[in-house]
Molecule: transfer RNA
Organism: Candidatus Nealsonbacteria bacterium RIFCSPLOWO2_01_FULL_38_120
């Protein structure tokens, strides 16, 4: 150097152009002498910048970052 996949919550995954969900963790409370288990409840995310659309996590164009594969 060319090419191909990946980026969504702290983790690990989901959502085929129309409310961004889910389990685990965390934190709150209830329970127990106390922890844990366990109940209930709350908060938290689309890697960036531009376009297409009425409308984008989803398309599409640059970019960064990680991971194979050629040479």
């Nucleotide at each position: 150097g060319c090419c191909c996949c990946c980026a969504u919550a702290a983790c690990u995954c989901a959502a085929u152009g129309g409310u961004a969900g889910a389990g685990u963790a965390a934190c709150u409370g209830c329970c127990u002498u106390u922890u844990a288990a366990g109940c209930a409840g709350c908060a938290a995310a689309u890697c960036c910048c531009c376009g297409u659309c009425c409308g984008a996590c989803u398309c599409g164009g640059g970019g960064u970052g990680g991971g194979g594969g050629c040479a």